[in-house]
RNA sequence: AGCGGGGUAGAGCAACCUGGCAGCUCGCGAGGCCCAUAACCUCGAGGUUCCCGGUUCAAAUCCGGGCCCCGCAA
Numbered sequence: 001a002g003c004g005g006g007g008u009a010g011a012g013c014a015a016c017c018u019g020g021c022a023g024c025u026c027g028c029g030a031g032g033c034c035c036a037u038a039a040c041c042u043c044g045a046g047g048u049u050c051c052c053g054g055u056u057c058a059a060a061u062c063c064g065g066g067c068c069c070c071g072c073a074a
Base pairs, nucleotide, nucleotide: 002072003071004070005069006068007067010026011025012024013023020057028044029043030042031041032040050066051065052064053063054062
């Protein structure tokens, strides 16, 4: 070289097949509750969806090429 899986918020993962406001948990920040802390409750910040191009009114999603990681095989 070959085959398969994966890349989405600081971390772990959904949404992809079937195109239509990008979400969940933890973490972080603020507030509430409490004598206080933890727990619990509410709110918030945080995303070029790996990169380039194509199709489309519209792409995380479909198509082509590339990069990186994991496994199988050798």
A computed fold for a 74-nucleotide RNA from a Patescibacteria group bacterium, annotated as transfer RNA. The sequence is in RNAcentral, with records from ENA. The coordinates come from a structure-prediction model, not an experiment, and the mean pLDDT is 84.